[in-house]
Molecule: transfer RNA
Organism: Chitinophagales bacterium
RNA sequence: GAGUGUAUAAUUCAAUGGCAGAAUGCGACUCUCAUACGGUCGAAGUUGUAGGUUCAAGUCCUACUACACUCA
Repeated sequence: GAGUGUAUAAUUCAAUGGCAGAAUGCGACUCUCAUACGGUCGAAGUUGUAGGUUCAAGUCCUACUACACUCA
């Protein structure tokens, strides 16, 4: 320099163009003599950035950024 892939909650990951979810973790309550485990409820997201297409974009298109890989 060229190409491919990934980017979503604190972490690990889902999500046919049509209400952004789960597990772990966190908080409150419950349980226990107490702690842990278990149970119930809850908070936590500019879906990497900037544009475009669309009635509607995490999803499609373009550029950029970061990381990983391949080629030179």